This is a predicted structure of an 88-nucleotide RNA (c-di-GMP-I-GGC riboswitch aptamer) from an uncultured Anaerolineales bacterium.

RNA sequence: CACGCCAAAGGCAAAUCCAACGAAAGUUGGAGACGCAAAACUACGGGCCUACCUUCGCAACUAGAUCAGGGCCGCCGGGUUGCCGUUG
Numbered sequence: 001c002a003c004g005c006c007a008a009a010g011g012c013a014a015a016u017c018c019a020a021c022g023a024a025a026g027u028u029g030g031a032g033a034c035g036c037a038a039a040a041c042u043a044c045g046g047g048c049c050u051a052c053c054u055u056c057g058c059a060a061c062u063a064g065a066u067c068a069g070g071g072c073c074g075c076c077g078g079g080u081u082g083c084c085g086u087u088g
Base pairs, nucleotide, nucleotide: 001088002087003085004084011036012035016031017030018029019028020027021026034074040080041079042078044077045076046075047072048071049070055065056064
């Protein structure tokens, strides 16, 4: 450097529930474990989600459309870093 779970020491924490924040997507904390060899960090590329504000529409409200500067790294890829050593 590659490889990835035979082991060992560990790590993270899905769904759901409670509380708080948020217009929402979602986030944080607690409980809880579906799983994860990077399920550590990073919004750089792709993708997906939301639509407060803006614009269109409407007599008007609502519905609808539009829009990311908001969100998702446990969607994929890239970048950075890390434990172990059955193996090269």
Rfam family: c-di-GMP-I-GGC riboswitch aptamer. The family has 40 seed sequences and 1,298 matches in Rfam 15.1.